[in-house]
């Protein structure tokens, strides 16, 4: 440098045919009792990487950029 894949909550990840953004863990609060904690209930938490395009409507489709990963090639 080429090709392919990925980017969604603090972390790990879902998100169906384009139609109200979610789960588990973590965190906070309460209850409870077996008390460095467990269990149960509730709650908090989002510029869906960025910028454009298409569309009545985009996390989802298209283009570019950025970042990460895999692979191939080049140099040595």
């Nucleotide at each position: 440098g080429g090709u392919c894949g990925c980017g969604u909550a603090g972390c790990u990840c879902a998100g169906u045919u384009g139609g109200c953004a979610g789960a588990g863990c973590a965190c906070c609060u309460g209850a409870c009792u077996u008390u460095u904690a467990a269990u149960c209930a509730g709650g908090c938490g989002g510029u869906c990487u960025u910028g454009g395009g298409u569309u009545c409507g985009a996390g989802u489709c298209c283009c570019a950029a950025c970042g990460c990963g895999a692979u191939c090639a080049c140099c040595a």
Molecule: transfer RNA
Organism: Phycisphaerae bacterium